[in-house]
């Protein structure tokens, strides 16, 4: 330099173009316990990397950018 994959809560990871973005771990609070751990219940936490476009509707499709991983040179 060319080509391809990926980017979503603190971490991991889903979501056929459809309504309020699912789930696990972790965190916090409560219950339980002599105290913890485990278990149970609840809560907080993402304007889905940035910008533009298409669409009645975009995490998803298109274009540009950035980051990251890989292949080739």
């Nucleotide at each position: 330099g060319u080509c391809g994959g990926c980017g979503u809560g603190g971490c991991g990871a889903a979501a056929u173009g459809g309504a309020u973005a699912c789930c696990g771990c972790g965190u916090u609070u409560g219950c339980c316990u002599c105290c913890g751990a485990a278990g149970c219940a609840a809560a907080a936490g993402a304007u889905u990397c940035c910008g533009a476009g298409u669409u009645c509707g975009a995490g998803u499709c298109u274009c540009g950018g950035c980051g990251u991983c890989g292949a080739c040179u």